[in-house]
Molecule: c-di-GMP-I riboswitch aptamer
RNA sequence: ACACGAUAACGGCAAACCUGUUUAAAGACAGGGACGCAAAGCUAUAGGGCCUUACCCACAGGGGUUGGCAGCCAGCUACCGAA
Numbered sequence: 001a002c003a004c005g006a007u008a009a010c011g012g013c014a015a016a017c018c019u020g021u022u023u024a025a026a027g028a029c030a031g032g033g034a035c036g037c038a039a040a041g042c043u044a045u046a047g048g049g050c051c052u053u054a055c056c057c058a059c060a061g062g063g064g065u066u067g068g069c070a071g072c073c074a075g076c077u078a079c080c081g082a083a
Base pairs, nucleotide, nucleotide: 004081005080012037013036017032018031019030020029021028022027035071041076042075043074047073048072049069050068051067055064056063057062
C1' cells in the first nucleotide's frame, strides 16, 4: 500500500411506523423512532436495475415522456486496526 473486518476505540448514520409540510404520483424534507449499516459518506448528466405516470401515442397487454430511488448492483472518496 492492497485486501480484510473484531463482542476493539473515537465517533457516525437511521428502516418500518407515527405526526407535520410538500408532490400528479413515486418520492422528498422536518420532528419522533431504531430494523439494521464498515462506507447506510458522495454521485441519478458514466452504466445496469427498480419505482412513478400529471402529459403524449396506442386502446389488448403496452410504449414514450416526466419525476424519483445510491438502505439494489455499480463508480469515486474516507475513519480505525485485532486476527